[in-house]
RNA sequence: ACGGCGUUCUGGAGAAUCUCAAAACAGUUGAGUACCGAAGGGGCAAAAGCGCACGCUCAAUCUCUCAGGUAAAAGGACAGAAUUAAUUUC
Numbered sequence: 001a002c003g004g005c006g007u008u009c010u011g012g013a014g015a016a017u018c019u020c021a022a023a024a025c026a027g028u029u030g031a032g033u034a035c036c037g038a039a040g041g042g043g044c045a046a047a048a049g050c051g052c053a054c055g056c057u058c059a060a061u062c063u064c065u066c067a068g069g070u071a072a073a074a075g076g077a078c079a080g081a082a083u084u085a086a087u088u089u090c
Stems, first nucleotide, its partner, number of pairs: 006083006016033001018032005034070003040066001041064003048057003
C1' cells in the first nucleotide's frame, strides 16, 4: 500500500394478515395443516493433500428444513459507497 474484519449509510427475494378452540374491553394462549430459503445450523463432490490400504480432510447462492420465516414493521445471504476521532498551529 492492497486486502480482510469491524462500523455507518443505501439496496435487498421467497412463502397462509391460513383453519379451529379458549379468552375477551381484551387484543393473548393453545392445537392443526400447508408453504418459503438469503440469519444461524446440518449434509455432500472432483481436484489437491495425507495414507501400505480400506480410507481421511475440504465448499456453495447446491441440498435438508433443526432453527427462523409466510400483510406491514423488524430481520435478511449478498452487493455498493465511506471509513480513525477531537483540539491547536501552519